[in-house]
Molecule: transfer RNA
Organism: Candidatus Terrybacteria bacterium RIFCSPLOWO2_01_FULL_40_23
């Protein structure tokens, strides 16, 4: 230097234009002699900027970041 995937809750993955979602991790309850488990509830996310759109996780540009591939004259 060329291409090509990847970024979403505290972790791991969904959601390919229309109210962001489980699962487990965290907090409250119930059960218990206590704890554990189990069962209920709660709360909590789209990698950073700009565009298009009535609406953007999603479609386009750009910035960072991590990963695989080819080149490598300088």
């Nucleotide at each position: 230097g060329g291409g090509g995937g990847c970024u979403u809750a505290g972790u791991u993955a969904a959601a390919u234009g229309g109210u962001a979602u489980a699962a487990u991790a965290g907090u409250g309850g119930u059960c218990u002699c206590c704890a554990a488990a189990a069962c209920c509830a709660c709360g909590g996310u789209u990698g950073g900027g700009a565009g298009u759109u009535c609406g953007a996780u999603u479609c386009u540009c750009u910035c960072a970041g991590c990963c695989c591939c080819c080149g490598c004259a300088a």